[in-house]
Molecule: small-subunit ribosomal RNA
Organism: Betaproteobacteria bacterium
RNA sequence: UGGAGAGUUUGAUCCUGGCUCAGAAUGAAUGCUGGCGGCAUGGAUUAGGCAUGCAAGUUGAACGAGAAAUUCACUUCGGUGAAUGGAAAGUAGCGAAAGGGUGAGUAACGCGUGAAUAAUCUGCCCCUAAGUUUGGAACAACAGUUGGAAACGACUGCUAAAACCGGAUGUGAAUAUAAGAUCGCAUGAUCUAAUAUUUAAAGGUUACGCUUAGGGAUGAGUUCGCGUGCCAUUAUGUUAGUUGGUAAGGUAACGGCUUACCAAGACUAUGACGGCUAGGUGGUCUGAGAGGACGAUCACCCACACUGGGACUGAGACACUGCCCAGACUCCUGCGGGAGGCUGCAGUCGAGAAUCUUCCGCAAUGCGCGAAAGCGUGACGGAGCAAUGCCGCGUGAUCGAAGAAGGCCUUCGGGUUGUAAAGAUCUGUCAGGGGGGAAAAACAAUGAUGGUACCCCCAGAGGAAGCCACGGCUAACUACGUGCCAGCAGCCGCGGUAAUACGUAGGUGGCGAGCAUUAUUCGGAAUUACUGGGCGUAAAGGGUCCGCAGGGGGUUUACUUAGUCAGAUGUGAAAUUUCAGGGCUUAACUCUGAACGUGCAUUUGAAACUGGUAGACUAGAGUAUGUGAGAGGUGAGCGGAAUUUGUGGUGUAGCGGUGGAAUGCGUAGAUAUCACAAGGAAGGCCAAAGGCGAAAGCAGCUCACUGGCACAAUACUGACCCUCAGGGACGAAGGCUAAGGUAGCGAAAAGGAUUAGAUACCCUUGUAGUCUUAGCAGUAAACGUUGUACACUCGAUGUUGGUCUGGUUAGUCGGAUCAGUGUCUAAGCUAACGCGAUAAGUGUACCGCCUGGGAAGUACGGUCGCAAGACUAAAACUCAAAGAAAUUGACGGGGACCCGCACAAGCGGUGGAGUAUGUGGCUUAAUUCGAUGCAACGCGAAGAACCUUACCUAGGCUUGACAUGCUUGUCGUACUCUCCCGAAAAGGAGAGGUCACUUCGGGUGGACAAUGCACAGGUGCUGCAUGGCCGUCGUCAGCUCGUGUCGUGAGAUGUUUGGUUAAGUCCAGCAACGAGCGCAACCCCUGUGAACUGUUGCCAGCGCGUAAAGGCGGGGACUCUGUUCAGACUGCCCAGAUCAACUGGGAGGAAGGUGGGGACGACGUCAGGUCAGUAUGGCCCUUACGCCUAGGGCUGCACACGUACUACAAUGCCCAGCACAAUGAGAACCGAUACCGCAAGGUGGAGGAAAUCUGCAAAACUGGGCCCAGUUCGGAUUGGAGGCUGCAACUCGCCUCCAUGAAGUCGGAAUCGCUAGUAAUGCCGUAUCAGCUACGACGGCGUGAAUACGUUCCCGGGUCUUGUACACACCGCCCGUCACAUCAUGGAAGCCGGUCGCACCCGAAGUAUAUGCGCUAACUUUAUUGAAGCAGUAUCCUAAGGUGAGGCUGGUAACUGGGAUGAAGUCGUAACAAGGUAGCCGUAGGGGAACCUGCGGCUGGAUCACCUCCUUU
Repeated sequence: UGGAGAGUUUGAUCCUGGCUCAGAAUGAAUGCUGGCGGCAUGGAUUAGGCAUGCAAGUUGAACGAGAAAUUCACUUCGGUGAAUGGAAAGUAGCGAAAGGGUGAGUAACGCGUGAAUAAUCUGCCCCUAAGUUUGGAACAACAGUUGGAAACGACUGCUAAAACCGGAUGUGAAUAUAAGAUCGCAUGAUCUAAUAUUUAAAGGUUACGCUUAGGGAUGAGUUCGCGUGCCAUUAUGUUAGUUGGUAAGGUAACGGCUUACCAAGACUAUGACGGCUAGGUGGUCUGAGAGGACGAUCACCCACACUGGGACUGAGACACUGCCCAGACUCCUGCGGGAGGCUGCAGUCGAGAAUCUUCCGCAAUGCGCGAAAGCGUGACGGAGCAAUGCCGCGUGAUCGAAGAAGGCCUUCGGGUUGUAAAGAUCUGUCAGGGGGGAAAAACAAUGAUGGUACCCCCAGAGGAAGCCACGGCUAACUACGUGCCAGCAGCCGCGGUAAUACGUAGGUGGCGAGCAUUAUUCGGAAUUACUGGGCGUAAAGGGUCCGCAGGGGGUUUACUUAGUCAGAUGUGAAAUUUCAGGGCUUAACUCUGAACGUGCAUUUGAAACUGGUAGACUAGAGUAUGUGAGAGGUGAGCGGAAUUUGUGGUGUAGCGGUGGAAUGCGUAGAUAUCACAAGGAAGGCCAAAGGCGAAAGCAGCUCACUGGCACAAUACUGACCCUCAGGGACGAAGGCUAAGGUAGCGAAAAGGAUUAGAUACCCUUGUAGUCUUAGCAGUAAACGUUGUACACUCGAUGUUGGUCUGGUUAGUCGGAUCAGUGUCUAAGCUAACGCGAUAAGUGUACCGCCUGGGAAGUACGGUCGCAAGACUAAAACUCAAAGAAAUUGACGGGGACCCGCACAAGCGGUGGAGUAUGUGGCUUAAUUCGAUGCAACGCGAAGAACCUUACCUAGGCUUGACAUGCUUGUCGUACUCUCCCGAAAAGGAGAGGUCACUUCGGGUGGACAAUGCACAGGUGCUGCAUGGCCGUCGUCAGCUCGUGUCGUGAGAUGUUUGGUUAAGUCCAGCAACGAGCGCAACCCCUGUGAACUGUUGCCAGCGCGUAAAGGCGGGGACUCUGUUCAGACUGCCCAGAUCAACUGGGAGGAAGGUGGGGACGACGUCAGGUCAGUAUGGCCCUUACGCCUAGGGCUGCACACGUACUACAAUGCCCAGCACAAUGAGAACCGAUACCGCAAGGUGGAGGAAAUCUGCAAAACUGGGCCCAGUUCGGAUUGGAGGCUGCAACUCGCCUCCAUGAAGUCGGAAUCGCUAGUAAUGCCGUAUCAGCUACGACGGCGUGAAUACGUUCCCGGGUCUUGUACACACCGCCCGUCACAUCAUGGAAGCCGGUCGCACCCGAAGUAUAUGCGCUAACUUUAUUGAAGCAGUAUCCUAAGGUGAGGCUGGUAACUGGGAUGAAGUCGUAACAAGGUAGCCGUAGGGGAACCUGCGGCUGGAUCACCUCCUUU
């Protein structure tokens, strides 16, 4: 015995901070659903209006009178009389002030709690003492007359009482007089005797009443302490009966309660007065508690009773179902008058989300009356209605696998619903039928509930399950539909074609006669923090000081006991809550007991601490003396440099200004220079993070006056102290008023530039202002963003001012200490950054301030101000964030370093021409589709005449051109050929052909065809659903991991640093040590050599042989072929360097520092490219988006771009001669010798499936021509003639010959490639391929350069660092005006209310007083009167009403101000990077707007340099 958290700001983190959720609860409502019972609860809104019935009567034992009815008697049969009877009404008594309802008002002694009443009353009840006598006069009822519609009266007459009025008595009581005693708590209280005055009564009955007095009990009145909401935008405030006194009146009682007089007080920052809200409490809900919210039912108190006022009666009322008056409303009316009050129980209307029967009974419990019987009682006891709540029960139990059917899902196998159902065997609660049948009565009779609870019997699984959820929080998942639509949503957020988030279904989870939603409260929320928070940068320290109240306060002694602590007593109602028991079958419910009630009051004690009183002390604080430093303040005077201006001289054409210019000044002489003069402002060097001051702030020199501070040593005072709401003083710059002053600077203004614009930045001028005096104003990033004071808590090192001291000594160097002022750091603190004796550490005291962002430091109100404005200071509405610090990136018109054909240095091009080719555009029936900065554009396409082909037109087909299966059929099959029609496809006809195996069986295999069904097919869509592949950054040097360490964490470290490298290459150092993917190497080609191999290659030597020829025999030496090795490793030398890596030079070597080239492409980026290469999810088409065919198109041409070729010529062109390759290809192929043709080519066919055969290398070189010209350059275009391929060269092929002979004379801005066997240049080969558009692509060989000082700049990249408000990452973010829409709000001429007080008018009812002219039974009388009373009248007070001027508050409003919000509006680009003029604060002016400018301030400014200080060595 008691405490749980989660989601959401970010790329990620930590913190701050709000929003939201999970819990419990309710007098609830709504949606869906609904079997039974018990116990509770049920008009929360309009204190809105109410029909009808009932809710307070009773007593005949107080009194008179006495109806109906019954009985008897009489009767003229109409009735009369008597008795019984006791209705209705009246007089009288008691009750009606209780019970019941409601919460409007009330912020108050209203309530709670505790006291007081020595300031009081108390019917009925109890106790005690005493008494209860004697008379009298009326009024109701009733009767008669009469008014009125009624309500209700008027007059006359009769009458009783416990009604009313006298007299007597006086136990007593009260008052007065003066006195004594005792006591107390101040006023005082009590008691006692005496005298005087006053003062009672009621009877009826059988045992109740009445009167006086005292006491009790109960109930009530009054007073006080404390407690009991919010607002200061309600405060130099409120109050005139107000505060007090005296006197009187009044009350049950004190009292300004009331009146007169006197005084001028009283309350208030400890919150008066005013405003708003509200019945209070026990308690209820929640919470661990402290608290917070609430105040239904039950109980206590208060208030109210249509609204307002008033009194009467009474013990008690200013009275819910009494009275009077006024008002509003409703009703009746004969219009003259009347009646009414559900906030009692039912019920009705209205408003509302919403709250029941016009029930039964007085049987019980209580209350009133009564002697009692009894009567009355919508209190109460019960029933009814409502799942409104709490509690209990049920809707079946046990077996039951073919794991049925159906549903859903599926990977098609199955899974799941699911032992669930069916089926079998049972049970009988509840409901139903039948029978019996209570207690509740103590007490004879009497039971509404009720034939109820309960008991017994019966039948039969029969009559009884839903609601919400299933993305995370949060338990529970799939399918289909939908396609940013429809919709969901508590927060975050889902939905744009594969949605576990919408809708439906299946399944699952949760609860269950309920479930969910909405509303509200507490909790979570330590998110107002007493328990239990904060303020350097997140919200938050007042601009600074002085200082009253307040709060806090040094050492010591004594006393006190207010606080404090302990004990006791009283009280803290019951119910509730908790615990322990008991009773209803259990529980809810209920009963009994205990505990609790943390409080208040009284009392007894303690004396440490706090407080108080008295005394003492000196450590806090202060005073005196001495010394010292200082831009501390105020006033006056003086001085020099510089700018400007003026005068004069010299002097001549410019000056000035800028990125560059221009405006401006200047030949009327500027600028420059010299001299003199005038005037104002500011104070160079010294000068320092140095000094002084409370802060703002303070700087030439001198003088005068003056404040504060530090140090040293003594003396004195003796807590005199700290802080400080309100208050006061000071308070930069700018601004305002008045008067001066004005050199320079300089808001505004003007002009010139810049620009798209430029209301700016830059320039030329320039007014306020800046200066002085006297005032006002009172704000700043007034900042250390850090309140003041005190104490304590390692060190290091500067510096200023003192003092003491040591050594040197004329310079000075140390040590100690006090007071300042800096830096670094320990512990500690901090979210981190950081702070760190000058704390942001550890503590104390006091003040100020904060509580999500925006709206907003705004509106309104108030105060101040001349104004500008300052101070104080909200809300509606809106968002789910806003924010702090740090991290990783990215970015910067930030910095440092490095690299790259990046620039530079060179060589050659492109861009100009013609052509080729690709693209865009245009055109078209179609010009199929894709690729679009680098990284599309001679790209997919390694080859579009048909085909290809996907496009268009036209003609055809529909199980299809192609695959598989089923069904049927044929096997004389399949297949081949011919003919007809047709553009072909298609269609039709004919001929040929005659399968294999075999167990010999029309058995098997295989093939084909047809019909229909499954299906085929799609270059249709989505590359943003995908696989695979590729491009790109980039062959850039990076990208990561494990363990350890650091950090709360994201992360960091390693990977940084110093060197070095092509390289994260290596070395050194280092809280890191290692490792992986990359780099490099391993692989291939090439360069040198060796060994082996020798055919088809080679041929030196030997031989044969030819015109010649490795042609032949042979050979392996050489070249070569192609296999294996060797070689290169900074290995060696010198120099530099940490004697590290490495770098420079050298030797040797074919090759030297990666030898050259290739393949090889880290983690990742670009939703990069490709669904048209293939694959593939989903969607779409199915006599068509499929398939076949012919023709056309992809080739179209005002134009633009890319990539190439050929050129423009003499380093050339033409002609002739002549030399040297490699890669590779070849059978529908390469094709030699030979012949024909000018040539393309043709004929022909040796050889070759290849180191064997095939194919001319060209440039170069030699010789000749050309002679600078649109040419012997250039070859386009066009005409003609041919060749080849091919069914077919018209659209639309290539080649040849003849003729033609265009542009072009080296190319603007701009731009590309290349660092060596490279560029440039020359030719050759191959793939695709019938042919070809190839000038393309991929390879091969030949010839073969120039240049690189260097890294400032351009571009790209890498590393480190810095700033950031960016993270979709600068193509980012983001500000303001304007325009449109919506919403809430401020101002506003006015209009309409509400409320409050003031002044005045009027004044009902009524109390009191006055009056005594009208009236009157009791008593009195001298019989007139008197006393007393009534009516009337008057006065005071006064409700309602009216008038006037106001205060406060609400609604509405033309118009108007700003604010907020809103996927794609306009204008700019102010801020974030040095944001391109650093930004921001205050103030002033200006401007479409963000903003700009001036003055002063701040760093919350980057970068570079300097100064200073610190750290390390």